Context: one part of a larger RNA
RNA sequence: GAGUUAACGCUGGCGGCGUGCCUAACACAUGCAAGUCGAGCGGAAUACAGGGUGCAGCAAUGCAUCUUGUGUUUAGCGGCAGACGGGUGAGUAACACGUGAGCGAUCCGCCCUUAAGAGGGAAAUAACCAGCCGAAAGGUUGGCUAAUGGCCCAUAUGCCGGUCGCGAACCGAGUUCACGAGCCGGAAGUCUAAAGCGCGAAGUAUGAAGUCUAAAAAUAGAAAAGAGUUUUUUUUAUUUCAGACUUCAGACUUCAAGCUUCAGACUUCCGAUCGCGGACUCGGUCCGCGAUCGGUGAAAGCCGAAAGGCGCUUAAGGAGGAGCUCGCGGCCUAUCAGCUUGUUGGCGGGAUAACAGCCCACCAAGGCGAUGACGGGUAGCUGGCCUGAAAGGGUGAUCAGCCACAGGGGCACUGAGACACGGGCCCCACUCCUACGGGAGGCAGCAGUGGGGAAUUUUGGUCAAUGGGCGAAAGCCUGAACCAGCAACGCCGCGUGGGGGACGAAGUUCUUCGGGAUGUAAACCCCUUUUCACCUUGAAGAAAACUGACGGUAAAGGUGGAAUAAGCCACGGCUAACUACGUGCCAGCAGCCGCGGUAAUACGUAGGUGGCGAGCGUUACUC
Numbered sequence: 001g002a003g004u005u006a007a008c009g010c011u012g013g014c015g016g017c018g019u020g021c022c023u024a025a026c027a028c029a030u031g032c033a034a035g036u037c038g039a040g041c042g043g044a045a046u047a048c049a050g051g052g053u054g055c056a057g058c059a060a061u062g063c064a065u066c067u068u069g070u071g072u073u074u075a076g077c078g079g080c081a082g083a084c085g086g087g088u089g090a091g092u093a094a095c096a097c098g099u100g101a102g103c104g105a106u107c108c109g110c111c112c113u114u115a116a117g118a119g120g121g122a123a124a125u126a127a128c129c130a131g132c133c134g135a136a137a138g139g140u141u142g143g144c145u146a147a148u149g150g151c152c153c154a155u156a157u158g159c160c161g162g163u164c165g166c167g168a169a170c171c172g173a174g175u176u177c178a179c180g181a182g183c184c185g186g187a188a189g190u191c192u193a194a195a196g197c198g199c200g201a202a203g204u205a206u207g208a209a210g211u212c213u214a215a216a217a218a219u220a221g222a223a224a225a226g227a228g229u230u231u232u233u234u235u236u237a238u239u240u241c242a243g244a245c246u247u248c249a250g251a252c253u254u255c256a257a258g259c260u261u262c263a264g265a266c267u268u269c270c271g272a273u274c275g276c277g278g279a280c281u282c283g284g285u286c287c288g289c290g291a292u293c294g295g296u297g298a299a300a301g302c303c304g305a306a307a308g309g310c311g312c313u314u315a316a317g318g319a320g321g322a323g324c325u326c327g328c329g330g331c332c333u334a335u336c337a338g339c340u341u342g343u344u345g346g347c348g349g350g351a352u353a354a355c356a357g358c359c360c361a362c363c364a365a366g367g368c369g370a371u372g373a374c375g376g377g378u379a380g381c382u383g384g385c386c387u388g389a390a391a392g393g394g395u396g397a398u399c400a401g402c403c404a405c406a407g408g409g410g411c412a413c414u415g416a417g418a419c420a421c422g423g424g425c426c427c428c429a430c431u432c433c434u435a436c437g438g439g440a441g442g443c444a445g446c447a448g449u450g451g452g453g454a455a456u457u458u459u460g461g462u463c464a465a466u467g468g469g470c471g472a473a474a475g476c477c478u479g480a481a482c483c484a485g486c487a488a489c490g491c492c493g494c495g496u497g498g499g500g501g502a503c504g505a506a507g508u509u510c511u512u513c514g515g516g517a518u519g520u521a522a523a524c525c526c527c528u529u530u531u532c533a534c535c536u537u538g539a540a541g542a543a544a545a546c547u548g549a550c551g552g553u554a555a556a557g558g559u560g561g562a563a564u565a566a567g568c569c570a571c572g573g574c575u576a577a578c579u580a581c582g583u584g585c586c587a588g589c590a591g592c593c594g595c596g597g598u599a600a601u602a603c604g605u606a607g608g609u610g611g612c613g614a615g616c617g618u619u620a621c622u623c
Stems, first nucleotide, its partner, number of pairs: 001623004006619005013494006019487002021452001026450003030447003035080003040077002043073001045072012087405003097329007106322003111318007119153003128143006158296010169285009179275002184271009195260003200255002206249008216240010301310003331377003338368003343365004348360003380402004384395004407428005430441004458484001460483003466480001467478004497527004507518004532560005541550001567612005572593003578607005588595002
């Protein structure tokens, strides 16, 4: 400096969005938090409509009773849901979590797709009625009755087993075929090739003869100019030197083609051996498919005038969900060094949806460990969050995923799914009722109470929306959820007025007594009305129609009026902002250094100033 589920002190106007028991997984009064289906069933009650009978009445009609239909339906049987949603973090150092794989070792209600089916029969039981026991909770005896509850038979894909057939894979034997950059022998061909032979090629070096060109030099002649002994310029001929070209001759050396002998390489063919693979035949093992036989083994109805709809059974698949296994990753402690007997593995069983010491009998003696086993301490893990330039360090509130738990401990039942928060049984502790025999209970659901603590909210509204359960639907239930309430707990936004106003008022304070400061600050003038008060109007969120908890809310308009609204800390240095008085190592301050001893910018008060501002400081903790 940044941060926090904060707390404390002083202060405190508003709005929006969030957040709000970090401690005692301590104990809990009261209410609510999971039900639903009459289109599965018997039945009871009730309402309406109709009919019969009786009585009363002049009659309409009224009453009583029986019955038919429809609607509603406490409790009961039955079905689905109660394994989700909501809470908490105790336990757990573990395949709990994260990440990536696997199941040829698995399961699955509701939902979706496809296929096939639903035939027949019999028996109970609750409710209810009657009786008995009990304070209650509740229990018990006898009797009646229903179903989509339970039971029996049939039938089907399925499942299990036997037989047969087919197929795949594997193993063994035999026959045959192909291939082989392997080896041996033979034949043919091609190529290379040391060495030898070798025509020939280059017409090169070089030599000879000739031609041309230009330059230079020498000699001789001629002309011109100049000087007069000679020099210069031009030109002709010859010789020498240099270059180019033509013709003839022509090596040394090097080398191609070609031929031959030895040798080597390659190709093809044949034969033999070995390897591999294929095909066929036979036999065996295992798996799959088909057929057949045997065993096992399904179903349910309701609604509708009908069409049909909702359901039921079996099988295959989808989706989503769950279970199990493995690789890797993530705390402290060695003042814990050895740990382990179902322990490590095997055979055979059992159990499970499924693999597995998961469990059991037997056998073997293994398994783990300084790359830290075992023990102890601590801890739910992650996405993330805070900090930091990053690497890292810290952390795991809210939101989301997974896990674990439901007073402590153990156990199973039901079920597709639980070893089940608001299900069951048992033990323990605690609380409550009791007629003392015996019973009832579980807020780590939402509110709320006590207690603990520095500290953390309403015993609110509604199912209007979203989502969930049941239902054919209407609908019912839903403290999930959506809203409202409280709290400056956090973040963001807004305001407490704007402009003018010097005689720089008063007051206060300082003063060198001149004045300075507060200070355009105030007063006062003009204006505005966010906010405030009142009044009017009034949504979206809600979809075919209807339906709004929030809420007469948001938003809009009107009236009034500066009116309703500022504090906290600091001012010696670090560090922004100074004086006076009081005090006198006292009282006190203090993050560090340090202040205070009679002039204290450091204590206390006042005036002023600085920093922030509905906040400001302090404490604690993190980087």